[in-house]
Context: one part of a larger RNA
RNA sequence: CACCGCCCGUCACACUACGAAAGUCGGCAACGCCCGAAGCCGGUGGCCCAACCCGUAAGGGAGGGAGCCGUCGAAGGUGGGGUCGGUGAUUGGAGUGAAGUCGUAACAAGGUAGCCGUACCGGAAGGUGCGGCUGGAUCACCUCCU
Numbered sequence: 001c002a003c004c005g006c007c008c009g010u011c012a013c014a015c016u017a018c019g020a021a022a023g024u025c026g027g028c029a030a031c032g033c034c035c036g037a038a039g040c041c042g043g044u045g046g047c048c049c050a051a052c053c054c055g056u057a058a059g060g061g062a063g064g065g066a067g068c069c070g071u072c073g074a075a076g077g078u079g080g081g082g083u084c085g086g087u088g089a090u091u092g093g094a095g096u097g098a099a100g101u102c103g104u105a106a107c108a109a110g111g112u113a114g115c116c117g118u119a120c121c122g123g124a125a126g127g128u129g130c131g132g133c134u135g136g137a138u139c140a141c142c143u144c145c146u
Stems, first nucleotide, its partner, number of pairs: 003110001005107001008103002011100001013097004018092003023087006031079004039072001041070004047065003052061003113134009
């Protein structure tokens, strides 16, 4: 490798990551309620006790203990939420791919100049209406510069 050029979108195929999704599974930190071990503390202590006090003694007193009650309290149970993650029929666009399908929108006046905004419409690029821009070719005129 220069118009036998370039190039746009739908569609089909493959792969990748991501979003949505009835749900579903799990992690984490809390919260409400239930239950409540050990132990500390408080109460009680009719049962028990060598030391101290009284008494010759029996026994009594003081003090202590078992037991019981209560506050706190770990684990456990239960409930509705929070947060993070996995997974999920289906679904949405995106990216990439040698090449495929349909057309040909843009690049030349690209064969209806193009583009911007907006509305409606259409397999798709897109089309049409309204407003705007020239980063439009051609022709004429005006101004300016050489």
Predicted 3D model of a 146-nucleotide part of an RNA (small-subunit ribosomal RNA, 3' minor domain) from an uncultured bacterium. Rfam family: Bacterial small subunit ribosomal RNA. Gene Ontology terms of the family: ribosome and structural constituent of ribosome.